[in-house]
Context: one part of a larger RNA
Molecule: large-subunit ribosomal RNA, domain IV
Organism: Deinococcus sp. D7000
RNA sequence: CCCUCGUUAAGGAACUUUGCAAUCUAACCCCGUAACUUCGGAAGAAGGGGUCCCCACACUCCGUGUGGGGCGCAGUGAAUAGGCCCAGGCGACUGUUUACCAAAAUCACAGCACUCUGCCAACACGAACAGUGGACGUAUAGGGUGUGACGCCUGCCCGGUGCCGGAAGGUCAAGUGGAGGAGUGCAAGCUCUGAAAUGAAGCCCCGGUGAACGGCGGCCGUAACUAUAACGGUCCUAAGGUAGCGAAAUUCCUUGUCGGGUAAGUUCCGACCUGCACGAAAGGCGUAACGAUCUGGGCGCUGUCUCAACGAGGGACUCG
Numbered sequence: 001c002c003c004u005c006g007u008u009a010a011g012g013a014a015c016u017u018u019g020c021a022a023u024c025u026a027a028c029c030c031c032g033u034a035a036c037u038u039c040g041g042a043a044g045a046a047g048g049g050g051u052c053c054c055c056a057c058a059c060u061c062c063g064u065g066u067g068g069g070g071c072g073c074a075g076u077g078a079a080u081a082g083g084c085c086c087a088g089g090c091g092a093c094u095g096u097u098u099a100c101c102a103a104a105a106u107c108a109c110a111g112c113a114c115u116c117u118g119c120c121a122a123c124a125c126g127a128a129c130a131g132u133g134g135a136c137g138u139a140u141a142g143g144g145u146g147u148g149a150c151g152c153c154u155g156c157c158c159g160g161u162g163c164c165g166g167a168a169g170g171u172c173a174a175g176u177g178g179a180g181g182a183g184u185g186c187a188a189g190c191u192c193u194g195a196a197a198u199g200a201a202g203c204c205c206c207g208g209u210g211a212a213c214g215g216c217g218g219c220c221g222u223a224a225c226u227a228u229a230a231c232g233g234u235c236c237u238a239a240g241g242u243a244g245c246g247a248a249a250u251u252c253c254u255u256g257u258c259g260g261g262u263a264a265g266u267u268c269c270g271a272c273c274u275g276c277a278c279g280a281a282a283g284g285c286g287u288a289a290c291g292a293u294c295u296g297g298g299c300g301c302u303g304u305c306u307c308a309a310c311g312a313g314g315g316a317c318u319c320g
Stems, first nucleotide, its partner, number of pairs: 001315008010306002014304001019301001027051005036041001038149001052070008071075001083299007090291002095107001111147007123133003150286004155216003160213002162209005169204003175198002180193005217235005244278001245275001256272005
């Protein structure tokens, strides 16, 4: 000096990306317990007090309670045994995952919706008109896709693409058809070629459809201070983003501006809206409970630190 431990004056997060790590707390009994809430919870909230031994009494033998007494620094006398609170993001929750750097906001999930499927079902495995699963099920069933408890909701666009519907029309293959033509032959014939007409699905066409793939504007002017523009004009579009939310896990400019918290705050919380580039099941906005989640703050507590010291065991080192 290193590893693993123990103790530490005064201070107590000043450490640091971050209280990382390590303390603190801890069992049982009694008292007491807020916002919020889906009325279940939150809750062991928080915050207090007690705990040993002896005697008497009451109940009920254990034990508990009441009264009295005793000892120690210390009575869950050793060991084992939650630190707590406030606010916010995300995900409802329990679960699940990168065996060996990621446990999460991933995945799943009940619930919701769309869609397919009438049974030898759809769909899947399979070389298969075999067989099997689906299912010894039958639309309150089964498959696929998306969303993801619950609450309030889920706007506009069907022009493109997809899907669904459409006994008309256009186009359209083989086949059918055979006018006509060619070769050959004396001929009958044989061999070719071949117009019209007919001819399915598909495509074109006509409609529908968004919890289908997707999309959801620009410029100019205008109010008796200024500013702003309810209002007007114009161009384009299939239609020009509704509710709600918003510097956000999304905001470039940006440490936006204002307020709060701090002596001081690129983070955090509340607002504003100028949304570079939120937005409604690739769901929008809320939300009690839950989380080895992420972010900010506080109380307690501490060798994290000011700033280091001493001790123990094991190494390193020296000698053998």